[in-house]
RNA sequence: GCGGCAUUAGCUCAGUUGGAUAGAGUGCCUGGCUACGAACCAGUAGGUCGAGGGUUCGAGUCCCCCAUGCCGCG
Numbered sequence: 001g002c003g004g005c006a007u008u009a010g011c012u013c014a015g016u017u018g019g020a021u022a023g024a025g026u027g028c029c030u031g032g033c034u035a036c037g038a039a040c041c042a043g044u045a046g047g048u049c050g051a052g053g054g055u056u057c058g059a060g061u062c063c064c065c066c067a068u069g070c071c072g073c074g
Stems, first nucleotide, its partner, number of pairs: 001073007010026004019057001029043004050066001052064003
């Protein structure tokens, strides 16, 4: 230099052919339980979906470009 993959909650990830309000586990927090904890049970909060732009009635999803990480080629 060229090519591929990944980027969604603090962390690990899902998200189907573009369509209804963006989800799960775990963690944090609150409550229950307990002599107190852990475990367990219940509940709350937490997201400009990596940045910017485009297409579309509508984008996490399609296109362009940039960034970061990983892998391969030279």
Predicted 3D model of a 74-nucleotide RNA (transfer RNA) from a Clostridia bacterium. The prediction has a mean pLDDT of 80. Its Rfam family is "tRNA". Its family is annotated with triplet codon-amino acid adaptor activity in the Gene Ontology. The sequence was found in a public genome assembly.